[in-house]
RNA sequence: AGAGACAAAGCCAAACCCGUUGCAAGGCGGGGACGGAAAGCCACGGGUCUCGGGAAAAUGAGACAGCCGGGUUGCCUCGA
Numbered sequence: 001a002g003a004g005a006c007a008a009a010g011c012c013a014a015a016c017c018c019g020u021u022g023c024a025a026g027g028c029g030g031g032g033a034c035g036g037a038a039a040g041c042c043a044c045g046g047g048u049c050u051c052g053g054g055a056a057a058a059u060g061a062g063a064c065a066g067c068c069g070g071g072u073u074g075c076c077u078c079g080a
Stems, first nucleotide, its partner, number of pairs: 002078003011036002016031006034066001040072003044069003047064005
């Protein structure tokens, strides 16, 4: 270079509960662990969801990076 198996120093933390914030989807903090090898970061493509819109659709505003791609940075282990 390449790979990620039982692992693993260290890391993150689903559901659910509490608080808080937002019209909402959701965000943030605490508890909690289903999981994760980028479950770090970026809404770029697709997707899903919310609000608005309308007969419906389109257009619009937002959310999700733990839905799939892509970009970017990086720990550990294996490996030469």
This is a predicted structure of an 80-nucleotide RNA (c-di-GMP-I-GGC riboswitch aptamer) from a Deltaproteobacteria bacterium. Its mean pLDDT, the model's own confidence on a scale to 100, is 83. Its Rfam family is "c-di-GMP-I-GGC riboswitch aptamer". Gene Ontology term of the family: cyclic-di-GMP binding.